[in-house]
RNA sequence: GAUAGAGGUUGCGGCGAUCAAGAGUAGUUUUCGGCCAGAGUCCUGAGGGGGACUGCAGGAAACGAAAGGGAGAGCCGCCGAAGAUGACCAUAUCCCUUCAGUAUGGAAUUCUGGGCCGCCAUAUAAUAUAUGGCGAACUGUCACAUCAGGACGUGCAGAGCACCGUCUAUGUGGAGCGCUAUC
Numbered sequence: 001g002a003u004a005g006a007g008g009u010u011g012c013g014g015c016g017a018u019c020a021a022g023a024g025u026a027g028u029u030u031u032c033g034g035c036c037a038g039a040g041u042c043c044u045g046a047g048g049g050g051g052a053c054u055g056c057a058g059g060a061a062a063c064g065a066a067a068g069g070g071a072g073a074g075c076c077g078c079c080g081a082a083g084a085u086g087a088c089c090a091u092a093u094c095c096c097u098u099c100a101g102u103a104u105g106g107a108a109u110u111c112u113g114g115g116c117c118g119c120c121a122u123a124u125a126a127u128a129u130a131u132g133g134c135g136a137a138c139u140g141u142c143a144c145a146u147c148a149g150g151a152c153g154u155g156c157a158g159a160g161c162a163c164c165g166u167c168u169a170u171g172u173g174g175a176g177c178g179c180u181a182u183c
Stems, first nucleotide, its partner, number of pairs: 001183005008079001011078005018071002027063006034056002039054005044100002046097004082112003088106006113139002117135007141174006149168005154162003
């Protein structure tokens, strides 16, 4: 350097259908009163301009969604699987402004071995879920140290012995650009 593997059956991610929730919410129609009418609402925010609609918010009744996100099982791809951060770049957002924001895609850099649980924070309709931070145990891997017992290997003439090696046990520590095996 190449190839092949392991951590868990609660490892990681993706996928169509279905389901729960979103929600009796948004919205539409009818009706009632109120406000305004050189006034109002909308096109992301500020300033300027332009365009569209005549309304705006509320009470009652009837009808009544969707998106993002989520879920058991199944299938697919895998073991930096993946996730976060994100300088910077591109496109879109009615036009302009050293503008700003938002959405989508790419992205240098940096961080995380893994999952569960608890607390806090953010996103979200959400106590679901996701992400981040912290914490406590667990788990896999390597290194070092200790060394009781057991198993295997080796040596000795046998039962057995030796402590030489490996594994198991205990403790400490490190990180996946790691670890194991073969070439």
Lysine riboswitch aptamer from Mobilibacterium timonense, 183 nucleotides, folded computationally.
The source organism's lineage runs through Bacteria, Bacillota, Peptostreptococcales, Anaerovoracaceae and Mobilibacterium.
Model confidence (mean pLDDT): 75 of 100.